[in-house]
RNA sequence: UGCUUAUCAAGAAAGGUGGAGGGUGUUGGCCCGAAGAAACCUUAGCAACCCUAUCCAUUUUUUGGAAAGAAGGUGCUACGUCCAUCCUGAAUAAUCAGGACAGAUGAGUC
Numbered sequence: 001u002g003c004u005u006a007u008c009a010a011g012a013a014a015g016g017u018g019g020a021g022g023g024u025g026u027u028g029g030c031c032c033g034a035a036g037a038a039a040c041c042u043u044a045g046c047a048a049c050c051c052u053a054u055c056c057a058u059u060u061u062u063u064g065g066a067a068a069g070a071a072g073g074u075g076c077u078a079c080g081u082c083c084a085u086c087c088u089g090a091a092u093a094a095u096c097a098g099g100a101c102a103g104a105u106g107a108g109u110c
Stems, first nucleotide, its partner, number of pairs: 002109007013043005021032003027084003044077003048074003051069002054066004081102001086099005
């Protein structure tokens, strides 16, 4: 990188270096940014998965669920994945709801 799978309306900050971009496919918007963007470092925090033990159900000794957690592996700490762009339905319309594609993160596998 590819594939499979789960989650994505919640949560959570400061300092230093740096010096113009950023909000992670295309496109259109909107927002953030010299009162300092991206990136890197330090400390702090959040809690999705892995992890650890307990309980319940199940039986292929595996799988699923619940609540909890010292330390650890990742991840994250503006705006619903920032909103839409595709499809379906409702509505006179503005718009609303659902789904898909795509994206992000974890786990497994090649």
About this RNA
A computed fold for a 110-nucleotide RNA from a Saprospiraceae bacterium, annotated as SAM riboswitch aptamer (S box leader). It was read from a public genome assembly, where an Rfam model found it. Its mean pLDDT, the model's own confidence on a scale to 100, is 76. Its Rfam family is "SAM riboswitch aptamer (S box leader)". About the family: The SAM riboswitch is found upstream of a number of genes which code for proteins involved in methionine or cysteine biosynthesis in Gram-positive bacteria. Taxonomically the source falls in Saprospiraceae (Bacteria, Bacteroidota, Saprospiria, Saprospirales).